Source information: SAM riboswitch aptamer (S box leader) from Indiicoccus explosivorum, 110 nucleotides, folded computationally. The coordinates come from a structure-prediction model, not an experiment, and the mean pLDDT is 85. The model forms 97% of the base pairs in the Rfam consensus. Its Rfam family is "SAM riboswitch aptamer (S box leader)". The family has 457 seed sequences and 9,625 matches in Rfam 15.1. Rfam links the family to the GO term regulation of gene expression.
[in-house]
RNA sequence: UUCUUAUCUAGAGAGGUGGAGGGAUGUGCCCGAUGAAGCCCGGCAACCGUCACGAAAGUGAAAUGGUGCCAAUUCACACAGUAUGCGGUCAGCAUGCUGGGAGAUGAGAG
Numbered sequence: 001u002u003c004u005u006a007u008c009u010a011g012a013g014a015g016g017u018g019g020a021g022g023g024a025u026g027u028g029c030c031c032g033a034u035g036a037a038g039c040c041c042g043g044c045a046a047c048c049g050u051c052a053c054g055a056a057a058g059u060g061a062a063a064u065g066g067u068g069c070c071a072a073u074u075c076a077c078a079c080a081g082u083a084u085g086c087g088g089u090c091a092g093c094a095u096g097c098u099g100g101g102a103g104a105u106g107a108g109a110g
Base pairs, nucleotide, nucleotide: 001110002109003108004107005106006105007104008103013041015040016039017038021031022030023029025078026077027076028075042070043069044068047066048065050061051060052059053058074102079099080098081097082096083095084094085093086092
């Protein structure tokens, strides 16, 4: 970096350092000198791994190891379908639901 696959409405510090950005991108809307990103400490969780049961798919347990994560549903929407409402039933707008796409993370393969 590409492909496959699973999950993505829960959870997680009044700490130290650092000094102005951050929330993938766009449009919004937010967070931030009452201290952003990063780093250290701390924590959450249970994808891989471990243990038990099972023919298997899986189910359960623990949390030393490999990740990951610790504002807001993946912060909302982006493409499509559908329902309701407003339009006096054209165009369109708003809201809800569903399915994709994109993204994030794990595992496997190239």